């Protein structure tokens, strides 16, 4: 130069559901051939910068939406293969 996580700062932002516990984690509204609309806010991730520490070899099997349980559905990383 290139490159890895940590950490701060901007700026983007997918996803954000539906009963119960619950007189109570939102507010209107539709919906069980359901699980979805808006506004809240919650939020990995990506991007660029800054601070510092590292860089022989190793695919991943982790992250997000208060909590628990029962559901229903994404997205983000990563990896392989096309263009």
């Nucleotide at each position: 130069c290139a490159u890895g996580g940590u950490a701060c700062g901007u700026g983007c932002a997918a996803c954000u559901g539906g009963c119960g516990g619950a007189u109570a984690a939102g507010u209107g509204g539709a919906g069980a051939a359901a699980a979805c609309c808006a506004c809240g806010g919650g939020g990995a991730g990506c991007a660029c910068g800054u601070u510092a520490c590292g860089u022989u070899u190793u695919g991943a099997a982790g992250c997000c939406g208060a909590c628990c349980g029962c559901c229903u559905g994404g997205g983000c990383a990563c990896c392989g293969c096309u263009a």